Two RNAs folded together computationally: RNase P RNA and transfer RNA, 457 nucleotides in total.
The prediction has a mean pLDDT of 77.
Rfam match: Bacterial RNase P class A. Rfam classes the family as a ribozyme.
RNA sequence: UCGCCGGGACGGGCAACCGCGCGGAUCGCCCGCAAGGGUGGUUUCGAGGAAAGUCCGGUCUCCACAGGGCGGCGUGCCGGCUAACGGCCGGGGGGGUUCGCUCAAAGCGGAUUUCACGGAAAGUGCCACAGAAAAUAUACCGCCAGGCGGCAACGCCGGGUAAGGGUGAAAAGGUGCGGUAAGAGCGCACCGCGGACCGAGUAAUCGGGCUGGCAGGGCAAACCCCACGCGGAGCAAGGCCAAAUAGGGGAGGAUGCGGCUGCCCGCCGCGCUCGACUUCCGGGUAGGCCGCAAGAGCCGUUCAGUAAUGGACGGCCGAGAGGAAUGGUUGCCGCCGUCUCGCAAGGGGCGGUACAGGAACCGGCUUAUAGGCCCGGCGAUCCA
RNA sequence: GUGCCCAUAGCUCAGCUGGUAGAGCGCUGGAUUGUGGUUCCAGUGGCCGUGGGUUCAAAUCCCACUGGGCACC
Numbered sequence: 001u002c003g004c005c006g007g008g009a010c011g012g013g014c015a016a017c018c019g020c021g022c023g024g025a026u027c028g029c030c031c032g033c034a035a036g037g038g039u040g041g042u043u044u045c046g047a048g049g050a051a052a053g054u055c056c057g058g059u060c061u062c063c064a065c066a067g068g069g070c071g072g073c074g075u076g077c078c079g080g081c082u083a084a085c086g087g088c089c090g091g092g093g094g095g096g097u098u099c100g101c102u103c104a105a106a107g108c109g110g111a112u113u114u115c116a117c118g119g120a121a122a123g124u125g126c127c128a129c130a131g132a133a134a135a136u137a138u139a140c141c142g143c144c145a146g147g148c149g150g151c152a153a154c155g156c157c158g159g160g161u162a163a164g165g166g167u168g169a170a171a172a173g174g175u176g177c178g179g180u181a182a183g184a185g186c187g188c189a190c191c192g193c194g195g196a197c198c199g200a201g202u203a204a205u206c207g208g209g210c211u212g213g214c215a216g217g218g219c220a221a222a223c224c225c226c227a228c229g230c231g232g233a234g235c236a237a238g239g240c241c242a243a244a245u246a247g248g249g250g251a252g253g254a255u256g257c258g259g260c261u262g263c264c265c266g267c268c269g270c271g272c273u274c275g276a277c278u279u280c281c282g283g284g285u286a287g288g289c290c291g292c293a294a295g296a297g298c299c300g301u302u303c304a305g306u307a308a309u310g311g312a313c314g315g316c317c318g319a320g321a322g323g324a325a326u327g328g329u330u331g332c333c334g335c336c337g338u339c340u341c342g343c344a345a346g347g348g349g350c351g352g353u354a355c356a357g358g359a360a361c362c363g364g365c366u367u368a369u370a371g372g373c374c375c376g377g378c379g380a381u382c383c384a
Numbered sequence: 385g386u387g388c389c390c391a392u393a394g395c396u397c398a399g400c401u402g403g404u405a406g407a408g409c410g411c412u413g414g415a416u417u418g419u420g421g422u423u424c425c426a427g428u429g430g431c432c433g434u435g436g437g438u439u440c441a442a443a444u445c446c447c448a449c450u451g452g453g454c455a456c457c
Base pairs, nucleotide, nucleotide: 001380002379003378004377005376006375007374008373010371012333013332014331015330016329017328018327020046021045024044025043026041027040028039029038030037031036048355052366053365055364056363057362058361059360060234061233062232063231072230073229074228075227076226077091078090079089080088081087092117093115094114095113096112097111098110099109100108101107118225119224123223124222125219126218127217140165141164142161143160144159146157147156148155149154173191174190175189176188177187178186192214193212194211195210197208198207199206200205238290239289240288241287248281249280250279251278252277255276256270257269258268259267260266297316298315299314300313301312302311303310304309334353335352336351337350338349339348340347341346385456386455387454388453389452390451391450394409395408396407397406403440410428411427412426413425414424415423433449434448435447436446437445
């Protein structure tokens, strides 16, 4: 200098003009006793790291809830953090790749990466094809001694064996030595496995010697078992104010309605406990307000802790909204690509500058994302 | 706001209690016919939406996405 991997933070800046906003603040005007409402502005303010997917967990609100059983869903090594979590941090264990030790294998160690990592010795189930046999084991080719036949090669019979070959994803511990007719944990050493013990650790787990010749292969992202957790709905939750019309209830109540008839009187008909009309009350709807923006908040310093995280101190207020606004043009600057001028430093032209977007709120996860920046690790090359 | 379903051949669909993917229509070739259709025979065609995981083995089981659809308030 370049490339790869991991982590962190950013994700255009300034100015002008034209817009968008039933928004917040503030000011002016109008209505109102007030609370508040309406309207306007040379004012101010106006998306994110994911606002997204809605995959988890909570806050908040209403409903349900004595206790118990059955069922359902989710999580699953250990410890810690947190309001909580399937999240995060630390630790343990397993697997992969690579390097080293070693003649080699096994094993050990380093680096890196990854893991939905409780139980297969509670039970049920599945393991295609191939293969003798797929979990109560078994014998195709072999190997071996014996018997019989044969001059022999060899064949047949009933046995022994599981070392070798073969099948398979997987074959009933592995390697070596002994042993044997051939073999076999049959015996022994090492490794693996099981058991109880001792030591270290909060624990997962690790280490050690002892002991058992070794019994039980895999699958629980098959049913299941064990442990733990989970009541339901969602801001259209829910609360407050409350019009017109219709209907409900209480009180008063014939002062009422229609016709002859435009008006008065009069007359007739209807209504008068199936109640015209007046007035009051309550419920719900339209509509309005709250919920709803000071919070598990952000920034800085510092302390405790390996870390996640927590505490203390100081400072700050950063959209709130109705199906719902935050954009565009130009100029300069920044960044990237490409072309071109130039020995070079550098200059000029053209093009590009992502993903996306609030809707009660918060903590995570996942997914999308042009481009450059910082930190760490590894590799290559050049110079000293 | 909440819950659920689907994606397999050119088209419409099976297969989804894991074991290596089929049917009908279509298309191609042949036979039948004077020719075409019908009919018969043979054939053709698949990254099972994408990526990852579990498993000896995945269309099927699990997770995350993409696209499409439905229901309720």